[in-house]
Large-subunit ribosomal RNA, domain IV from Niveispirillum lacus, 330 nucleotides, folded computationally. It matches the Rfam family "Bacterial large subunit ribosomal RNA". A reference for the family is Cannone et al. (2002), "The comparative RNA web (CRW) site: an online database of comparative sequence and structure information for ribosomal, intron, and other RNAs", BMC Bioinformatics. Taxonomically the source falls in Niveispirillum (Bacteria, Pseudomonadati, Rhodospirillales, Azospirillaceae). The sequence was found in a public genome assembly.
Context: one part of a larger RNA
RNA sequence: CGGUGUUGAAGGAACUCGGCAAAUUACUCGCGUAACUUCGGGAUAAGCGAGCCCCGUUUUUGGGCAACCAGAGGCGGGGGACACAAACCAGGGGGUAGCGACUGUUUACCAAAAACACAGGGCUCUGCGAAGCCACACAAGGCGACGUAUAGGGUCUGACGCCUGCCCGGUGCCGGAAGGUUAAAAGGAGGUGUGCAAGCACUGAAUUGAAGCCCCGGUAAACGGCGGCCGUAACUAUAACGGUCCUAAGGUAGCGAAAUUCCUUGUCGGGUAAGUUCCGACCUGCACGAAUGGCGUAACGACUUCCCCACUGUCUCCAACACCGACUCA
Numbered sequence: 001c002g003g004u005g006u007u008g009a010a011g012g013a014a015c016u017c018g019g020c021a022a023a024u025u026a027c028u029c030g031c032g033u034a035a036c037u038u039c040g041g042g043a044u045a046a047g048c049g050a051g052c053c054c055c056g057u058u059u060u061u062g063g064g065c066a067a068c069c070a071g072a073g074g075c076g077g078g079g080g081a082c083a084c085a086a087a088c089c090a091g092g093g094g095g096u097a098g099c100g101a102c103u104g105u106u107u108a109c110c111a112a113a114a115a116c117a118c119a120g121g122g123c124u125c126u127g128c129g130a131a132g133c134c135a136c137a138c139a140a141g142g143c144g145a146c147g148u149a150u151a152g153g154g155u156c157u158g159a160c161g162c163c164u165g166c167c168c169g170g171u172g173c174c175g176g177a178a179g180g181u182u183a184a185a186a187g188g189a190g191g192u193g194u195g196c197a198a199g200c201a202c203u204g205a206a207u208u209g210a211a212g213c214c215c216c217g218g219u220a221a222a223c224g225g226c227g228g229c230c231g232u233a234a235c236u237a238u239a240a241c242g243g244u245c246c247u248a249a250g251g252u253a254g255c256g257a258a259a260u261u262c263c264u265u266g267u268c269g270g271g272u273a274a275g276u277u278c279c280g281a282c283c284u285g286c287a288c289g290a291a292u293g294g295c296g297u298a299a300c301g302a303c304u305u306c307c308c309c310a311c312u313g314u315c316u317c318c319a320a321c322a323c324c325g326a327c328u329c330a
Base pairs, nucleotide, nucleotide: 001325002324003323004322005321006320007319008318010316011315014314019311027051028050029049030048031047036041038159052079053078054077055076056075057074058073059072060071061070062069063068080084092309093308094307095306097304098303099301100300104116105115120157121156122155123154124153125152126151132143133142134141160296161295162294163293165226166225167224170223171222172219173218174217175216176215179214180213181212185208186207190203191202192201193200194199227245228244229243230242231241254288255285266282267281268280269279270278
């Protein structure tokens, strides 16, 4: 000097990205227990008290023929200790907000989470030798399934509550006995070469000819999308109102400086002596928004944020001790 422990005056988070680490709490019995709530919870909420030993008295359980043995209480009195759940073991607590409903799962060896999954919801495919897959080899065979649409596959969303607006122009998918385009093929008018000819060999216009595409419709819990400018009210400001351009349609409800807000430490309020964080509002949403779900939500979380109580060597500011190293000598 380092490591691992123990203890510490006064203060008590002033430390720090952050109470990280440590400390506090811890058991049983009795009392007591809020908001909120899906009425189950929340809850060991929070908070308060008791606990050792001896004596007396009293109730009672089990066993035993009985003597008696083992145990569970009530009441009263007394004793000792710095100490009585005497060691070990053994929850710190409360409030606010975000996200995800929950228990689960995950980057074996830097990430455990708000990511994945989930029950629930929707759309869609599939009539059975099913769809889909082994396997873009059209085989046999197998899985699906010894199942049968209340089933199986794909995809999105993600408990529950209230809801889920407008757009089918583009892309996709579905439907459509018309019409247009159109391959091989059919068809052969006509033409060419050759030959005396019959013929042989070529070429070849109309016309007929699928799916697809064009075309006509449907479909957004399919991929996706959801405007601009100007004017206007008897203070000002603002604009319920009007005009105009464009569009397939111009963002509804709800939420909103948000895990989304650039300007921004927005403005106001709360909390602090002092608050770029936090909470509540406002709305000027650079660039929220409805199953790429919207907004709420009890319970839950080794998640994230802010605050308070308790507690402490985290700190002011370090010190001592124990053990193990380092170091010096042998």